Small-subunit ribosomal RNA, 5' domain from uncultured Erythrobacter sp., 473 nucleotides, folded computationally. It matches the Rfam family "Bacterial small subunit ribosomal RNA". Gene Ontology terms of the family: structural constituent of ribosome and ribosome.
Context: one part of a larger RNA
């Protein structure tokens, strides 16, 4: 002198852009935040011009593994950052085929229950793109190369969408390897599945990943182990640079989702608003038993020096479902609140000497404050009042919002503070106090003539901000 996700003091006109729990990964009222498809499927209900239409709570499909949070653990193949083989990838595009022929049941309805309630039990019916079984079988999987084996579903407006089986690809992901990644030695020795080999297992794959048995290796001052701290990077911040610091907002990878565990469904999860068990804690309870998890958006309490609305729309980019119309989205667009921070703007402009009154110093002669003010001619950003009124989106749809913007009026009218003035440092006198009150970043001031305290005149900076404080360079 820079900067800042600050904050505190005084002060605060206006617009645009941004940013906005840095603390306690502390609990958490309430509303929201993931649903959708009737062109899968029966069944109830309702409307009806009797052709159909419409609403659905169950079965079924896809979706919920994305998007949003936050950063607790993590010193590690987590992160960068270049390679690598032993893999898998719904939806999407491709490429060759094929959709043949029965079966059994269930939920939802009905009936009879049980419980305060969450919820449930029997009995009976019933449909499918829910299920299962035969059939077909290659350029598909397996192989001891003879061979074995594996599959579909239909729906309707008849024009299409699906369905199975494979080919190739794109995407997205799971694995390994080398180089980079704090600090300490007042942590010197760690380690038995440990290091390796062989058979088996598992897995989409590779492998102590696991098991058995075998050998005994492994790592280590070129710091193992231990211990403390930390999510990692593009970047940011400073700085001629090299380096130092740092990782908020945005982007990309990673962990997590009350704590600690462990699977299921699936293409993908060991799953934030999905389950199960254990624990804290909250709530409800007819005491028998049950229900939740804001580290999604607001919001609330507490903690703190300190961080916003329990807003509005799906109008625009996206997403998920559906063929579609739609629907759903607290991603998201925007509104609101905060000088929290960069920019841009105003708070008048010109003319005015008798250098007016007042203030303050004074050598009482005058000096200043000061063209500053009045006055006089003007201007109208900005605020105000009226009236028009967009891009953003178009076939048709604007939350923002009668906003941005242009037009006209009327009037200087709505609109300046905040430090400092001993030397570093730009800016000086007068009165008060009198080693007191007090100031202070360093040096240092103050003990009767204080440019260093306190007041006031003046004057310097910087200006809607100004100063302190805390933090980095």
């Nucleotide at each position: 002198g820079a900067a800042c996700g600050a904050a505190c003091g005084c002060u605060g006109g206006c617009g645009g852009c941004a940013u906005g729990c840095c603390u306690a990964a502390c609990a958490c009222a309430u509303g929201c935040a993931a649903g959708u498809c009737g062109a899968a499927c029966g069944a109830a209900c309702c409307c009806u011009u009797c052709g159909g239409g419409g609403u659905u709570a169950g079965u079924g499909g896809c979706g919920c593994a994305c998007g949003g949070g936050u950063g607790c653990g993590u010193a590690a193949c987590g992160c960068g950052u270049g390679g690598g083989a032993a893999c898998c990838u719904g939806c999407c595009u491709u490429u060759a085929g094929g959709u043949u022929u029965g079966g059994a049941a269930u939920a939802a309805c009905u009936c009879a229950g049980a419980g305060a309630a969450a919820u449930u039990u029997g009995a009976g019916c019933u449909a499918a793109u829910a299920c299962c079984a035969a059939a077909u079988a290659a350029u598909g999987u397996c192989u001891u190369c003879g061979g074995a084996c594996c599959a579909a579903a239909g729906a309707u407006u008849u024009a299409u969408c699906g369905c199975c089986u494979u080919u190739a690809g794109a995407u997205g992901g799971g694995c390994c390897c080398g180089c980079g990644u704090u600090a300490g030695a007042u942590u010197a020795g760690a380690u038995a599945g440990u290091u390796g080999g062989u058979g088996g297992g598992g897995u989409a794959a590779u492998g102590g990943c696991c098991u058995a048995c075998c050998a005994a290796g492994u790592c280590g001052a070129c710091g193992a182990u231990c211990u403390a701290u930390a999510g990692c990077u593009g970047g940011u911040c400073u700085g001629a640079g090299a380096g130092g610091a740092u990782g908020a907002u945005c982007a990309g990878c990673c962990a997590c989702a009350c704590u600690g565990g462990g699977a299921c469904u699936g293409a993908g999860a060991c799953a934030c608003g999905g389950c199960c068990c254990a624990g804290a804690c909250u709530c409800c309870u007819a005491c028998g038993g049950g229900a939740g998890g804001c580290a999604g958006c607001a919001g609330u309490g507490g903690g703190g020096a300190a961080u916003a609305u329990u807003g509005g729309a799906c109008a625009a980019u996206g997403g998920g479902c559906g063929a579609a119309a739609g629907c759903c989205u607290g991603a998201u667009c925007c509104a609101g609140c905060a000088a929290u921070g960069c920019c841009g703007c105003g708070u008048g402009a010109g003319u005015g000497a008798u250098g007016a009154a007042g203030g303050c110093c004074u050598u009482a002669g005058g000096g200043u404050u000061g063209u500053a003010a009045a006055g006089c001619u003007c201007u109208u950003u900005u605020a105000c009042u009226a009236g028009g009124g967009a891009u953003g989106a178009u076939a048709a749809u604007g939350a923002c919002a009668g906003u941005a913007c242009c037009u006209a009026g009327a009037g200087a009218a709505u609109a300046a503070g905040c430090u400092c003035c001993g030397g570093c440092u730009a800016a000086c006198u007068c009165c008060g106090u009198g080693c007191c009150a007090g100031c202070a970043g360093c040096c240092g001031c103050g003990g009767u003539a204080a440019u260093a305290c306190g007041g006031a005149g003046g004057g310097a900076g910087c200006u809607a901000g100004c100063g302190u404080u805390g933090u980095u360079c």